[in-house]
RNA sequence: CACAGAAAAAGGCAAACCUAUUGAAAGAUAGGGACGCAAAGCUGCGGGUCUAAGGUAAGUAUUGCUUGCUAGGAUGGCCGGGUUACCUGG
Numbered sequence: 001c002a003c004a005g006a007a008a009a010a011g012g013c014a015a016a017c018c019u020a021u022u023g024a025a026a027g028a029u030a031g032g033g034a035c036g037c038a039a040a041g042c043u044g045c046g047g048g049u050c051u052a053a054g055g056u057a058a059g060u061a062u063u064g065c066u067u068g069c070u071a072g073g074a075u076g077g078c079c080g081g082g083u084u085a086c087c088u089g090g
Stems, first nucleotide, its partner, number of pairs: 001090001003089003012037002017032006035077001041083003045080003048075003054070007
């Protein structure tokens, strides 16, 4: 060090699912739980994906209802970028 992760040590994180809280939803948080992870640490900057309360358009039997579109919502455990870092090897 801008490289690598076969073996080892110290450890770390925690999918599904369950419970509670929260949110319109996607989802989030806490506890339990481990499928996995060498950045499964942090960051929505680019792409992707999910949701559509609100907004908007259309329809309609019009205080309403239905459908389409829409991120300013979400995802860092989808990919890329940025940034920081433990151990071992080189």